[in-house]
Context: one part of a larger RNA
RNA sequence: UUCUCGUUAAGGAACUAGGCAAAUGGGUCCCGUAACUUAGGAAUAAGGGACGCCCCGCAAGGGGCCGCAGCGAAGCAUCCCAGGCGACUGUUUACCAAAAACACAGGUCUCUGCCAAGGUGAAAACCGAAGUAUAGGGGCCGACGCCUGCCCAAUGCUCGUAGAUUAACAGGAGGCGUUAGGGCAACCGAAGCGCUGAAUCGAAGUCCGAGUGAAUGGCGGCCGUAACUCUAACGGUCCUAAGGUAGCGAAAUUCCUUGUCGGCUAAAUACCGACCCGCAUGAAAGGCGUAACGACUUGGGAACUGUCUCAACGAGAGGCUCG
Numbered sequence: 001u002u003c004u005c006g007u008u009a010a011g012g013a014a015c016u017a018g019g020c021a022a023a024u025g026g027g028u029c030c031c032g033u034a035a036c037u038u039a040g041g042a043a044u045a046a047g048g049g050a051c052g053c054c055c056c057g058c059a060a061g062g063g064g065c066c067g068c069a070g071c072g073a074a075g076c077a078u079c080c081c082a083g084g085c086g087a088c089u090g091u092u093u094a095c096c097a098a099a100a101a102c103a104c105a106g107g108u109c110u111c112u113g114c115c116a117a118g119g120u121g122a123a124a125a126c127c128g129a130a131g132u133a134u135a136g137g138g139g140c141c142g143a144c145g146c147c148u149g150c151c152c153a154a155u156g157c158u159c160g161u162a163g164a165u166u167a168a169c170a171g172g173a174g175g176c177g178u179u180a181g182g183g184c185a186a187c188c189g190a191a192g193c194g195c196u197g198a199a200u201c202g203a204a205g206u207c208c209g210a211g212u213g214a215a216u217g218g219c220g221g222c223c224g225u226a227a228c229u230c231u232a233a234c235g236g237u238c239c240u241a242a243g244g245u246a247g248c249g250a251a252a253u254u255c256c257u258u259g260u261c262g263g264c265u266a267a268a269u270a271c272c273g274a275c276c277c278g279c280a281u282g283a284a285a286g287g288c289g290u291a292a293c294g295a296c297u298u299g300g301g302a303a304c305u306g307u308c309u310c311a312a313c314g315a316g317a318g319g320c321u322c323g
């Protein structure tokens, strides 16, 4: 001096990004137990008391004894308050992430009438299912409570089919090559064969017409106005498919920003409660709440402590020295 332990005066988080680590607490019985709540819980809430041995006694109870100490060892919850997120038990990056991520019961949309849709396979075939729409596949959301606004212009999907457009096919006008023949020649040229090929016909789709948002998505600007001022219930105007409703809001979202006010502190860019000027919230990429739950995360408090003021001593194992 390192590692692993033990003890420590006074103080008690002053340490630190952060009580990380350690300490406290811990068992059984009795008493007692708040907000809130989905009435089950919360709850072992919190908080308090008792605890050994001997004698008498059925017991209740009474009397006595010892130690520093009676759950005498081992083992064995620290607790409380207030936020965020996720309802919950579960699942996950085998070997840096256990979470607010995934899943979940539940909600909703959509496809599927059975040789189902969907999936595997080259096929046979098989799964779906020895099931049959209270079933099966897919998408999104994610208990529960209160709710889920406006826009169908664009994109998608569904339905429609009068007209426009439109492939192969069908069609065969016309043209070209060849040559019997005709012509003095130039050249013309039947049939056949071959090449090419216009009009016309021609489905779905697209155009077109509707519907559809728990489909992909979207949800404005400028100017003026009230008898202090400020503000603007009100008015004007431009644009749009429609201009963000209820909620929530400096938020896991707020740039300016340490916004402003209040609370907590001696002191707070943190935290909590408000305000709303939302750079750039917002309703199943769900919105807002929510008891219970969480090796999640943020802030505060009690108790407790070598985390610290500030270090000391001891034990074991190394290092080091000598051999």
Stems, first nucleotide, its partner, number of pairs: 001318008010309002014307001019304001027051005036041001038143001052065005066070001078302007085294002090102002106141007118127003144289004149219003154216002156212005163207003170200001174196005181188002220238005247281001248278001259275005
A computed fold for a 323-nucleotide part of an RNA from a Fimbriimonadaceae bacterium, annotated as large-subunit ribosomal RNA, domain IV.
Its Rfam family is "Bacterial large subunit ribosomal RNA".
The prediction has a mean pLDDT of 88.
RNAcentral holds the full RNA, with entries from ENA.
Taxonomically the source falls in Fimbriimonadaceae (Bacteria, Armatimonadota, Fimbriimonadia, Fimbriimonadales).